[in-house]
RNA sequence: GGGCUCGUAGCUCAGUUGGUUAGAGCGUGCCCCUGAUAAGGGCAAGGUCGGUAGUUCGAAUCUACCCGGGCCCA
Numbered sequence: 001g002g003g004c005u006c007g008u009a010g011c012u013c014a015g016u017u018g019g020u021u022a023g024a025g026c027g028u029g030c031c032c033c034u035g036a037u038a039a040g041g042g043c044a045a046g047g048u049c050g051g052u053a054g055u056u057c058g059a060a061u062c063u064a065c066c067c068g069g070g071c072c073c074a
Stems, first nucleotide, its partner, number of pairs: 001073007010026004019057001028044005050066005
């Protein structure tokens, strides 16, 4: 330098053919329960979907470029 691949909540990851309000587990906060608890039950908060443009009535999803990680080739 070239090719492929990944980037979604604090962490690990789903997300169907592009379709209305983006989800799970763990963790966190609050409440309940308990003699007490790191156990059990309930509720809640938490996301520029890596970035910028583009296509489209509509983009996490498609396209281009850029940034970062990984693999391969030179």
The RNA shown here (transfer RNA) has 74 nucleotides and comes from a Phycisphaerae bacterium.
The organism belongs to Phycisphaerae, within Bacteria.
Its mean pLDDT, the model's own confidence on a scale to 100, is 80.
Rfam family: tRNA. By type it is a transfer RNA. Rfam links the family to the GO term triplet codon-amino acid adaptor activity.